The part of an RNA shown here (large-subunit ribosomal RNA, half A) has 1698 nucleotides and comes from Natronobiforma cellulositropha. The source organism's lineage runs through Archaea, Methanobacteriota, Halobacteriales, Natrialbaceae and Natronobiforma. Model confidence (mean pLDDT): 84 of 100.
[in-house]
Context: one part of a larger RNA
RNA sequence: CCAGCUGGUGGAUCGCUCGGCUCAAGAGCUGAAGAAGGACGUGCCAAGCUGCGAUAAGCCUGUGGGACCCGCAUGGAGGGGAAGAACACAGGAUUUCCGAAUAGGAAUCCUCUUGCAAUUGCUUUGCGCAAUGGGGAACGUCGAGAAUUGAAACAUCUUAGUAUCGACAGGAAGAGAAAGCAAACGCGAUGUCGUUAGUAACGGCGAGUGAACACGAUACAGUCCAAACCGAAGCCUUCGGGCAAUGUGGUGUUCGGACUGACUUUCAGCGGUAGAAAGACGACGAGAAGUCUCCUGGAACGGAGCACGAGACAGGGUGAUAGUCCCGUACCGUCGUCGAGUAUACUGUGCGUCAGCUCCAGAGUAGCGGGGGUUGGAUAUCCCUCGUGAAUAUCGCGGGCAUCUACCGCGAAGACUAAACACUCCUUGAGACCGAUAGCGAACAAGUAGCGUGAGCGAACGCUGAAAAGCACCCCGAAAAGGGAGGUGCAAUAGGGCGUGAAAUCAGUUGGCGAUAGAGCGACAGGGCACGAAAGGUCUACAGAGAAACGAGGCAGACGCGAGUCUGUAGUAGGAAUCUGUAGAAGCCGGUGUCUUGUCGUACGUUUUGAAAAACGAACCAGAGAGUGUGCCUGUUUGACGAGUCUAACCCGAUCAUCGGGGAAGGCGUAGGGAAACCGAUACGGCCGCAGCACUAUGUGUGAGGGCCACCGUGUUCAAGCGCGGGGAGUCAAGCGGGCACGACCCGAAACCGGACGAUCUAGGCGUGAGCAAGGUGAAGCGUGGCGAAAGCCACGUGGAGGCCUGUUAGAGUUGGUGUCCUACAAUACCCUCUCGUGACUUGCGUCUAGGGGUGAAAGGCCCAUCGAGUUCGGAAACAGCUGGUUCCAACCGAAACAUGUCGAAGCAUGACCUCCGCUGAGGUAGUUCGUGGGGUAGAGCGACGGAUUGAGAGACCGGACUCCGAGAGGAGUUCGCCUCUCUGUCCAACUCCGAACCUACGAACGCCGUCGACGCGGGGAGUCCGGUGCGCGGGGUAAGCCUGUGUACCGUGAGGGAGACAACCCAGAGCUGGGUUAAGGUCCCCAAGUGUGGACUAAGUGCGAUCGAAAGUGGUCUUAAGCCCUAGACAGCCGGGAGGUGAGCUUAGAAGCAGCUACCCUCUAAGAAAAGCGUAAUAGCUUACCGGCCGAGGUUUGAGGCGCUGAAAAUGAUCGGGGCUCAAGUCUACCACCGAGACCUAGCGGCACUCUUGACCGAGUGAUUCCGUAGGUUGGCGUACUGUUCGGGCGGAAGCACGGCCGAGAGGUCGUGUGGACCGUGCAGUAACGAAAAUUCUGGUCAUAGUAGCAGCGUGAGUCGGGUGAGAACCCCGACGGCCGAACGAGUAAGGGUUCCUCAGCAAUGCUAAUCAGCUGAGGGUUAGCCGGUCCUAAGUCUUACCGCAGUUCGAGUAAGUCGAAAGGGAAACAGGUUAAUAUUCCUGUGCCAGUGUGCAGUAAAAGUCGACGCUUUGGGGUCGUCCACGCCGGGCCUUCGCCCGGUCGAACCAUCGAAAUUCGUGGAAGCCGUAAUGGCAGGAAGCGAGUGAAUGGUGGGAUAGCGCAAGGUGGGUCAACCCAGAGCCCGUGAAAAGACGAGCACACUGUCCGUACCGAGAUCCGACACAGGUACUCAUGGCAGCGAAAGCCAAGGUCU
Repeated sequence: CCAGCUGGUGGAUCGCUCGGCUCAAGAGCUGAAGAAGGACGUGCCAAGCUGCGAUAAGCCUGUGGGACCCGCAUGGAGGGGAAGAACACAGGAUUUCCGAAUAGGAAUCCUCUUGCAAUUGCUUUGCGCAAUGGGGAACGUCGAGAAUUGAAACAUCUUAGUAUCGACAGGAAGAGAAAGCAAACGCGAUGUCGUUAGUAACGGCGAGUGAACACGAUACAGUCCAAACCGAAGCCUUCGGGCAAUGUGGUGUUCGGACUGACUUUCAGCGGUAGAAAGACGACGAGAAGUCUCCUGGAACGGAGCACGAGACAGGGUGAUAGUCCCGUACCGUCGUCGAGUAUACUGUGCGUCAGCUCCAGAGUAGCGGGGGUUGGAUAUCCCUCGUGAAUAUCGCGGGCAUCUACCGCGAAGACUAAACACUCCUUGAGACCGAUAGCGAACAAGUAGCGUGAGCGAACGCUGAAAAGCACCCCGAAAAGGGAGGUGCAAUAGGGCGUGAAAUCAGUUGGCGAUAGAGCGACAGGGCACGAAAGGUCUACAGAGAAACGAGGCAGACGCGAGUCUGUAGUAGGAAUCUGUAGAAGCCGGUGUCUUGUCGUACGUUUUGAAAAACGAACCAGAGAGUGUGCCUGUUUGACGAGUCUAACCCGAUCAUCGGGGAAGGCGUAGGGAAACCGAUACGGCCGCAGCACUAUGUGUGAGGGCCACCGUGUUCAAGCGCGGGGAGUCAAGCGGGCACGACCCGAAACCGGACGAUCUAGGCGUGAGCAAGGUGAAGCGUGGCGAAAGCCACGUGGAGGCCUGUUAGAGUUGGUGUCCUACAAUACCCUCUCGUGACUUGCGUCUAGGGGUGAAAGGCCCAUCGAGUUCGGAAACAGCUGGUUCCAACCGAAACAUGUCGAAGCAUGACCUCCGCUGAGGUAGUUCGUGGGGUAGAGCGACGGAUUGAGAGACCGGACUCCGAGAGGAGUUCGCCUCUCUGUCCAACUCCGAACCUACGAACGCCGUCGACGCGGGGAGUCCGGUGCGCGGGGUAAGCCUGUGUACCGUGAGGGAGACAACCCAGAGCUGGGUUAAGGUCCCCAAGUGUGGACUAAGUGCGAUCGAAAGUGGUCUUAAGCCCUAGACAGCCGGGAGGUGAGCUUAGAAGCAGCUACCCUCUAAGAAAAGCGUAAUAGCUUACCGGCCGAGGUUUGAGGCGCUGAAAAUGAUCGGGGCUCAAGUCUACCACCGAGACCUAGCGGCACUCUUGACCGAGUGAUUCCGUAGGUUGGCGUACUGUUCGGGCGGAAGCACGGCCGAGAGGUCGUGUGGACCGUGCAGUAACGAAAAUUCUGGUCAUAGUAGCAGCGUGAGUCGGGUGAGAACCCCGACGGCCGAACGAGUAAGGGUUCCUCAGCAAUGCUAAUCAGCUGAGGGUUAGCCGGUCCUAAGUCUUACCGCAGUUCGAGUAAGUCGAAAGGGAAACAGGUUAAUAUUCCUGUGCCAGUGUGCAGUAAAAGUCGACGCUUUGGGGUCGUCCACGCCGGGCCUUCGCCCGGUCGAACCAUCGAAAUUCGUGGAAGCCGUAAUGGCAGGAAGCGAGUGAAUGGUGGGAUAGCGCAAGGUGGGUCAACCCAGAGCCCGUGAAAAGACGAGCACACUGUCCGUACCGAGAUCCGACACAGGUACUCAUGGCAGCGAAAGCCAAGGUCU
């Protein structure tokens, strides 16, 4: 590592079902006599459900019942019952509060005057008598009325009068008794079903929409007014009366009536009294026959044996499967309800005919016009609106255009009406429905837990056993944890989430392997080890038989340079499966597990031209998870009947949803043609001929069906012709294929529309409250002084303004650090810095504005963590040409990625291509060859056209330029252009004088296919419309693994062999298992086959390589061709010569062979330049040419070719596949052998097609020309659940599960063992929620990573030591020491929470550790009010009623009348001390006060009036607490003393009294005074004096001989929150209302109900999911030091160091 075993985890599977789902039948309202629904209670112990209601799991009565009972719920305790309980049914009583909710108000409570509130009717006027209201699953009627969607866009249209909303009714609703249909015949209210009919009709005449009459059924039912005429003859009543001449009543109602006249006589209808039955349902009664014997077993209902019942063998229960054990069941019976006040009986009233033609018979109506909506309604539906507007039965309306006449039908404008039909909250029953991830969301505490402000959203969880017999006692342990031992039981691996107990997965153990190693984890074959009970029986050796393809070795002979080959032996030996015999093997063979060797080999699904992909999906396992249903159309198969065929609704019967019989309404068919009017066809006349049949049989005859003619019908039509049709096959049912409409195979949007819910966040407004240390600056005004004629100005003061300044006051904001954090403390935090901070300021509470809407100093910001249109539910399964997924096996055939059209390009349709079926009946044709035609490409050519085009030469005319001559005319020359000719050099897709291969049409021959049915024709079903690569030929492009054509092959959809690996390159088209032979390609080793043969080249590792690497270069080497030289001696080398005239001349300073110019002669010679180089200033010198000698045979030049070499650079280490290779293992060439595939050959076995045979299976045969396959078509099978039927299995052990054996090509089947403990299967038919690996699928469970990475976090703050408790202490308690906060981390409240408060007992969970602790768990306890708040009042605003609007409302602006609305506004009244574990202005003690009532006294007039009652800024005065200072007293600390330090030195409400400013009066009498912080005041009377009114939470006294304090228990002063009084300034801002109080006595007594009151109020009780560094309103606000300060710092009181 793999596998098994033993266990765990987990909860699949199987079995079960007190639950669902669906259908059928029944039944169908309720409420003011207070419903439905809810809240709260109710039990001895009681949390939930159920029941019930203060009479509270119940009370009373009656009937039944008959022994037990006190619900689910089986416990403890205690009761009831033969004096009849429990229980069931019926009737009655009780029935809290909310709720229509109804006296008024309010979130289930309160208040009072004790109430029908509101709207109606009546009314005796008294809410006296009545009515309505609200609820109900769907169904119904009426009103308002979308959008997604479809139209492949979209607007009319559609979706759809749907969803949704509003109003209202009932058990049904609605409709309904013709001013109707119809059509020349007729019907006779309405609804519903079938049909008419997808018809008429409507419709961008698109998509689509869509009746009626008639007919068949069901069920049946008809009536009453108004009026004419009469006129009180009447009706109701609570007995009082009321209604009624504006008419009660009679008559009367359409084949009309009244009236008048005549005639006739009691039958329709209506009313009254009595009153069945069948049947249905419910309840109850009665209801047969074994608990016989034996066996197994815990138990018999099983097996064996023997009986019995059956008008009962439906079903359920009982310790396994029960006709005879129990309950029941069939049949029978009793009662009740419905049937039904029906049938029926009796009775009252009552019918009718004829004539007259006087009267009556529904008005803003009928009709018409304009504009709309709606409908199938078209000119001809119905309705609305605006306008107009009749007639009177001698009249009127209708008869799908108008009008007129006739005809037919009918009588509007008044009303009622059962049954037949819709639905299912409810009851009962049933089921080819589901069986716990299913079925309702819910089998369980289910609309529960939980989430959300709210509307709303919304789970999971079934099973011990026959019976609890639910483990006594003992042991370990701190133990109510857990364990051991033991007991019960058939079983404890049935031990309380307990039947079975799978998989993933974990632990232990066993087998095999394991550190020398390369990886889709395997398949196939061989081997090792281990196991080896059953379900399998083979295996080994030898011998023989058999013997296909293929086929030797050796030997002999022959051939070849050689490898080798050929011939003969010899198609011999050999050659697979299989068979036979003998011997052996029994862990022995197969098999299983594992390891190893060999060969092959990059999963699966999908999307793609192409996937192992570094394209997408899946962690793993289990379970769930996707082509279905209806209608119509179409095709096919089978069946029935057949010129016919089928029923539909419905009815009848039955053993009752299925079956049988009826039912032809209607449909389709039987006739077509035509727009229509209209007309209207072969019962076969000829020929051919398939199958079949017959025969005289290589053919002939006949010949259904079939074909060709002929003929006919009809339309067009002068005619001719043409179109369609004609010699009878359809209809119905079922199965299957397909189409359309529907959600339409499944999952998936963003969106659109409708109704609701949200302003506890946030934006803005309104009402009412609260807040802002301290400091600075110094506006106006005023004063004084100065100046000025004045206006005024200046200076100094005073003064205190400001969207002024500073500011870490509080508070608000959020600039930068782009800091910290960033699985955070935090879904926006922390720290520093920064801005504002008397204002357009901040903030609490209350309240308003709502979704195409609000709000917005405006950012598309905000409107509950959601905003370029909130949230939630619904339309809804929206639509999606787009992505993904779509589940068992096999057989036959087998594509397309193209064309055309398309708002088409990711899609469709038609055609082409595929498949299946049928018809027909004989030819067809991809190949090859030939013949006869067609063609204009490749090539070639241009001296053949068109076009392009190099060079040279010649010539002539003309033109231009230049030069020369000439006086000029003109001439000559040169040159360029043009032209002609000759020679020379080149081209063309859109050039061709030419011109193949090749392609093609027809014909012929051969080949191939075809009667086993080709070709052709018709029909059903598809898929496909992104293609790609190689090769050939194009177009574009610098090019591309580029884009775009075309032909073909291949991939796609194709495996195998080769090319290292490698979709399309080479070979080759794979049914399965063997044996052989070859192909491509190979043969040194890896690696099967040659270190093969003959010959050559390469020296570069060139090469063995796809890129075969370029231009250019190369005395590398080989081959070859041609020229020249060469034994008369070449080439090279060596030796020698290389001279003389002369230093040629000129030039030059010099120039001597060698600066330059000119010339380049002659001599000697074998040869030697008037010099080819080097060199010198010039010489000199050295070479060369040239000649001779030596040597002795080839040499030299040029061209071409082969193999090499240079050129030659890429990123982690290289490489030809590797090793390696050099007369090769490279390259070229010619050969000989061999290897090598699924190809070919061959043996055996299958499938398929066809033939023969058979009733069918089986069997026999044919196949050279059958068996690769994606999309797709066609066909046959396997398995799952259930139903019917047949035959079986099972406690002597079913299903399921685990492991193993065997069979089948496979889906799968079967057998054995164990587990398990009660059901299960075969065959034949049928029905389907029927098959899983994938959908970033769903639900549940689980693992690996991994004891790895790593050391994050334990949520900012300090603990340490000692002691205690305890099983156990860092954390709990106590003490000490040490810290922290202190404009808070202290104290008191509001909101919110809701018991968290206190005590006891605990520690499984919660607590980021532990815990003896706790805001945790369990139990018990705790909140006390006339004077604190609510209660009362009104605010913004809310609600109710009425009116009004709206189609309408639970909606609405407003008006009126009310109501509610503030625990921070207004407001009658209480203080001090004490007390509890937990409460206190509430209890207690003491002392007070208010209101009301009563009594008594006083007083008599009750009202006017005044308060309540109000802004901002600023100032002055009074003034307490506090604090400070000074001294006294008391206590404490330190201290030897002196002394210092600290603390204290108290005392309320209430009553009495004092009391300033201000103001009034009197007096007074100022001509300039008085006075302020400031402004100011005054003869209209200043100052001063006197008197009255007049404040504090202020002073004093009482209260208080109380209380408090261990004690002392005070005096003065300063500064002063609170509280009180009085000014000033400012405003485009002027700063609530009401209740109520005062006005307006005294004393005494009594009354003062109800609700809140615990605790937290936050770094742990609130909002943020948390014991969360966030957020959250107010008060204490003057504690000390120092300070401007509420700053920062330190420290008190107090708190704290989870």